[in-house]
The prediction has a mean pLDDT of 77. Predicted 3D model of RNase P RNA and transfer RNA as a complex of 427 nucleotides.
RNA sequence: CGAGCGGGCUGCGCGGCCGCGGCGCGUGAAAACGCGAUGAGGAAAGUCCGGGCAUCACAGGGCAGGACGCCUGAUAACGUCAGGUGAAGGCGACUUCAAGGAAAGUGCAACAGAAAUAGACCGCAGUGCCCUUCGGGGUGCUGUAAGGAUGGAAAGGCGAGGUAAGAGCUCACCGACGGGACGGUAACGCCCCGUGCCAUGUAAACCCCGUCCGAUGCAAGUUUGGGCUCUGUUCUUAUGGGCUGCCCGUCCGAGCAGAGCCGUGAAUAACGCUUGAGCCCGCCGGUGACGGCGGGCGUAGAUAAAUGACCGCGCUCGACAGAACCCGGCUUACAGGCCCGUCUCGGAUC
RNA sequence: GGCGGUGUAGCUUAGUUGGUUAGAGCGUCCGGUUCAUACCCGGAAGGUCGGUGGUUCGACUCCACUCGCCGCUACCA
Repeated sequence: CGAGCGGGCUGCGCGGCCGCGGCGCGUGAAAACGCGAUGAGGAAAGUCCGGGCAUCACAGGGCAGGACGCCUGAUAACGUCAGGUGAAGGCGACUUCAAGGAAAGUGCAACAGAAAUAGACCGCAGUGCCCUUCGGGGUGCUGUAAGGAUGGAAAGGCGAGGUAAGAGCUCACCGACGGGACGGUAACGCCCCGUGCCAUGUAAACCCCGUCCGAUGCAAGUUUGGGCUCUGUUCUUAUGGGCUGCCCGUCCGAGCAGAGCCGUGAAUAACGCUUGAGCCCGCCGGUGACGGCGGGCGUAGAUAAAUGACCGCGCUCGACAGAACCCGGCUUACAGGCCCGUCUCGGAUC
Repeated sequence: GGCGGUGUAGCUUAGUUGGUUAGAGCGUCCGGUUCAUACCCGGAAGGUCGGUGGUUCGACUCCACUCGCCGCUACCA
C1' cells in the first nucleotide's frame, strides 16, 4: 500500500417564526390565557421467546397437549447471553451449527438396479456333459462380494500375505465397538489393552429419555353509579356456575346463570400509566456474560390519539421507519458516515 | 392494542403415512356443428403451489423467518 477479519458509535446541523401533547407556576368564579421547562427508536416493527403486573382459587393431583435438547456458568427468567467441547468451512484472522437417543419399538426408503437391509445380473474360478477349425465356445452344478453396472445409500477402508478364484481367511496401519489408566467440574481429550467387525439412512416421521410449562392478557383489571320483564336451575344440598381441553378434587351458596327492555351519569369517567430487574460515572471481583459498593441524574404518557409546518444558511443532500402497560432477548428492515485492534494474508521499501 | 385463521391456473377448489409428470369445474383460445349466435362435440394453452432459507436421496406437504388478506375482542352490562 492492497485485500480482509472482528468490535463499537452515529443516523443532517445551526438560527428564526408559527402550531400541537403532557407537566409546573401565575392570573381568573369558570372557560381560558400567559410564562417556563419538556416531548419517539435502534429497531418504537414482527408479536417469535422469557419475565413483571393483573384477574380467575397466589394456582392443587393426574391424563392429554406444548416447548426445549453437547458441557459449565450468567440471569428475575429464557428457546437469550458468556466461556469451552465436538463437527464443518477458510492459507489465515475467524465464521457457522434445531449438536440427546436409530443395539426400546413402529413406519418409510419412489425411480433405477440382479439385489435396499438384504444380494450371484455380468464377471472370476473349479468340475460334469456336448460341440470344435484345437484358439476356444455352449450348457448344468458348485465356489466367490476382488472388479463392472444402478443408486442418496451396496455388506469397514487401504496395502501385503494367502487362494483354483476369492474373502478379516491372516497380518500392519486407520476407522468401529468394549474395557482400563491419566488430565479436565463437565462436554471431552489422550494413551494402553482386547474383539475380526456384528448392528444403512431418516426422530424439522411417530416415538423414547431428560428438563420446563395452570389459564387469560392493560379491550387484563380496580373504583363510584340500576331498575324491570322473561327463561333455566337449586335451596333434602347442585343435573348450576367458576377454577384448563378431559377426569379427580375444590370453591360459591340464597340465590346463581342466560336473554331482552328502559335508564343513568363527569361516562369517550378516574385509576392501572410510567421510578424501573432504570440510565451515567468511578472502584472492586470475574477470562467473560455478569455481580457488589459509592456518587450523580430525572428522561413522552396520549385515548381520536401530540412530537409538525414554513423561512434563511451550510454540507457529504439525509436510509429504515412513529411510543399506546412495562422490561430482558431474538428476528427482520436500514442511504451513508466515523472510530478502534501488540488482529490476518499478500506485495513493496528500509 | 390483544388474539386467531388463511394463501394452489384469470375465478372456485382437490391434493396424507413426503415419492417420479400437481388434478378438476367455470372461464380463455383453436377446430367442428349452424345461414349466424348460443347450447352441444373435440382439442390446446395457462401453475416457478405467496416469498426466502433449511431438514431429507427427494418438500404443495415438515421446520424457521418473512409478505399479503380476513375474522374475533370495550365500563355498570
It holds a member of the Rfam family "Bacterial RNase P class A". The family's RNA type in Rfam is ribozyme. Its family is annotated with ribonuclease P activity, dimeric ribonuclease P complex and tRNA processing in the Gene Ontology.